Notes
Predicted 3D model of a 475-nucleotide part of an RNA (small-subunit ribosomal RNA, 3' major domain) from an uncultured bacterium. Its mean pLDDT, the model's own confidence on a scale to 100, is 82. RNAcentral holds the full RNA, with entries from Greengenes.

[in-house]
Context: one part of a larger RNA
Formats: sequence, C1' cells, structure tokens
RNA sequence: UGACGGGGGCCCGCACAAGCGGAGGAACAUGUGGUUUAAUUCGAUGAUACGCGAGGAACCUUACCCGGGCUUGAAAGUUAGUGACGGAUCUUGAAAGAGGUCUUCCCUUCGGGGCACGAAACUAGGUGCUGCAUGGUUGUCGUCAGCUCGUGCCGUGAGGUGUCGGGUUAAGUCCCAUAACGAGCGCAACCCCUACCGUUAGUUGCCAGCAGGUCAAGCUGGGCACUCUGACGGGACUGCCGGUGUAAGCCGAGAGGAAGGUGGGGAUGACGUCAAAUCAGCACGGCCCUUACGUCCGGGGCUACACACGUGUUACAAUGGCAGGUACAGCGGGAAGCCACCUGGCGACAGGGCGCGGAACCCGAAAACCUGUCUCAGUUCGGAUUGGAGUCUGCAACCCGACUCCAUGAAGCUGGAUUCGCUAGUAAUCGCGCAUCAGCCACGGCGCGGUGAAUACGUUCCCGGGCCUUGCACU
Repeated sequence: UGACGGGGGCCCGCACAAGCGGAGGAACAUGUGGUUUAAUUCGAUGAUACGCGAGGAACCUUACCCGGGCUUGAAAGUUAGUGACGGAUCUUGAAAGAGGUCUUCCCUUCGGGGCACGAAACUAGGUGCUGCAUGGUUGUCGUCAGCUCGUGCCGUGAGGUGUCGGGUUAAGUCCCAUAACGAGCGCAACCCCUACCGUUAGUUGCCAGCAGGUCAAGCUGGGCACUCUGACGGGACUGCCGGUGUAAGCCGAGAGGAAGGUGGGGAUGACGUCAAAUCAGCACGGCCCUUACGUCCGGGGCUACACACGUGUUACAAUGGCAGGUACAGCGGGAAGCCACCUGGCGACAGGGCGCGGAACCCGAAAACCUGUCUCAGUUCGGAUUGGAGUCUGCAACCCGACUCCAUGAAGCUGGAUUCGCUAGUAAUCGCGCAUCAGCCACGGCGCGGUGAAUACGUUCCCGGGCCUUGCACU
C1' cells in the first nucleotide's frame, strides 16, 4: 500500500421486511451425476456447470463402437501420360467399392487450351494432447462508481496528496472548502425503440362531405380530413411559481403540459479479479499419429436405467371442467412456399383449386363475454401408461419421429426441512409468431400482443456492494 475482522460510522441493491406467484411431494419432458455398455463421442461443475455449447442426434449430422474398404489419400495446387465428361446397362457386394458391355467431346493462331481419369513426386490430413504456452471471444464481480495520469507539494524510501472533509446525487453527479492545480478511462449526454404534436407523402384507412350501388360490404366514382404507415422536425430544461438552503440541491395533489424531475425500455460493461471458460467455432506455438490417432461406407450408439440432483410442462379442480353461441391483437413468415374456397374423411389429412415474391393474397388468436350442464366425487377433475386402427414427412420411422381416432384410464386432494422470481402495464394469467428445420421428440429459446393485481412501516437482522476510519499474526 492492499487484503481481512463474528471492529466502528455513513450509504445503496427484490438484500431483508411487506405482498403476489412458484420450486421442493405426483406424472411426464429435458439436462447432469452415477451405473451399465462394444460404444453409450467430447466439453461445461459453488455463486459464474446442469432446456448449457446443441437456433432441430432416425441415415446424414457424428467427433464414439463393430464390421467391410482406401493409402498422395475425402478436398485444393503443380508436373508426365491417357482420354472426353457424361448416358444406358450387366456381374458381384450390406454399401463404399471392384470388374465388364454399348454409346460419346468443345475451342484452336495446330503450339496448345478447357474438362475428366490417372502412375509417381512435392505440398496433405488429424474434433489427437496441452485454455497452466497463446490470439480472439465470453462469463462474473457489475451498469457497481470507481481506476489512473502530468506537473507541483510532503516523505530517506515504499508511498501519500489530488480522489480527503462538510453538503448533495442514481453517479468521483454537482457545490463549498482545500498544497494542490489540471487531465484521461469510466458516470451522464450523443445512438435506437416507445409515449404527444406538427410538416411532408398517399393503390392501407374514411361515408368524414358528395354521387352510384348491394342481402351485406370502401364495393365503385371521388377525396387525403381523420386513423395509419414512412421520412423530417418540435417537445422536458428543475425552464416557470412558492418554500428551504451560502451554493449544489431538496420539498410541493403548484401552474402549464401527451409526458416532470434520468418519462419507460434497449444498446453501451472503466482499471482489473477468478493461471475462470473455450486448442471441439476459428486461428496459432510446442508435442504426438502417417497402409493410421487420416479417410469412405453399412449397421449400431449419442434415446441404455436400480437410483440421485437441476430446469421446466401438466395437474390435483367450481375464480373450475364440458357443450353451444359470439367478439377483439401485435411481432413476424411465405415460391421445391403460405394456401383462400370446394369436395371426401369423426379426425390427422387427402383430391381439386383462386390469389400472393405480398400495407393489396395467405398463415391467424386464446383467456374474456352470453347460454346450458356437471354439484364436491379420485369425479364430466387429472391425463400418464397400454392395446388397436390410421395420417404425414422422408431412400428408410424396429432400435428411435410427430400427429389423429377408438378404447384404457395410473400417480396426484396443494406438497418436510429449505428455497426462487417479481416494485407497474411489472407479477400473475392467456394465446400468437419466428429461427433451426424434409419431418420432429419445442413443454426449450428468442420475440409479440390480450387481460391485469397486491405490497414497500422500515434498514435491527441475512446476502452482495461502495466510501471513510480502526486493529492486525497476512502482503
């Protein structure tokens, strides 16, 4: 100087408290440990691993195992040589591959070139090891308010001062004071979305005003007023008022305003810490393999199952279940696609088929609301499991897909110790979309809108953090 203290002071944070809803009990989904296995590929492991890498494991992926092949090799480059490549077809094989038969080039300055095969040679290849050799990237402390520098001053020096003190702030934010005066990286602002208004523009919207027209309908003429969609601006700054204070600032159900004191949300992560994570995204030093630790193919495995844990989904019901009727979104996506509409089927879906590369066509709500029924029961709750019959994708659903119908109807009556999230359009609840993707094990992830609460006295305590100070056996 730091770090640490079951030392002190001050202050913050869904940290506690006050509330609401969960987890821990059940079934299932998913990840992990363990066990098993020929293999169950590898990595991630307190917070900061465990619906994580994986935003799609039937083959492929795939790195693992078994078996069958290849050895300049699966891909790329250079140099001989040969000839098209390709197409059809036969034998063998699980395929990869191996061996045959038929057919078959283009350009040309005639040197050659294009393309393919190919011996040999040189470069290959490795998801093999080391993240404790590394780059890059990332997590975390933490969006916490800190971390430093120049000159000066103090100290023999390490170092201190500045950055402390008094106030204030979300903030090392600002003010005052001051052997310090300034400055940099952070904070804030500049950026994006959202809330209001204006200008501008009208193949979405509107009978708003006119006309036509329909069972109805912006349906048509016509029009950009409104809504909306873009673009560009305005607007909020404690600016005004009152109180308080030296000031910064604070207080006010103040005024005005769509919005008030950072309006709400996002992006943005200082110096550094954890030899944190990643050599399997990629790159790269070193080491190792080279008829194999490379590579091709078939099949299997990553989906195993006495068990243990994490994260979720569905429930245990009447604020509910079922049946019928009937409304209202937003983000997005669509051509080997989205599919209106019609027909068949109880249905998944199939057969026809309009429109749309899309503010024009299509994908499209549910909870809510109305009516009826069930009447507290393992039930008209709950839907696991299993049997049967099917649909679709795909070369192929046995291992190992999703969905539909009929039947079956398990556990479960609110969950021990303990533990998690959330302060407002939030929690809770309801559905919708997208990426990946042939299909899908998505109940995951990322977004979107609908309905829409309760509570915060307070900072004693638990956890984490900031500043000052003190002690000290560590540095």